[in-house]
RNA sequence: GCCCGCAUAGUUUAGUGGCAAAAUACAUCCCUGUCACGGAUGAGUCCCGAGUUCAAUUCUCGGUGCGGGCG
Numbered sequence: 001g002c003c004c005g006c007a008u009a010g011u012u013u014a015g016u017g018g019c020a021a022a023a024u025a026c027a028u029c030c031c032u033g034u035c036a037c038g039g040a041u042g043a044g045u046c047c048c049g050a051g052u053u054c055a056a057u058u059c060u061c062g063g064u065g066c067g068g069g070c071g
Base pairs, nucleotide, nucleotide: 001070002069003068004067005066006065007064010024011023012022013021018054026042027041028040029039030038047063048062049061050060051059
């Protein structure tokens, strides 16, 4: 330099045009003599910009970052 893939909650990952979700972590409450375990509830997220669309996390283009392959 060329090509390919990935980017979603603090972390690990589902989801794939119409409501954003699970585990774990965190907070509050219950349980317990206390802690742990367990139970209930809650807060928290779509990398950035543009386009298509009634509607974009999703499709298209560009950018950024990361990973891989070739040279």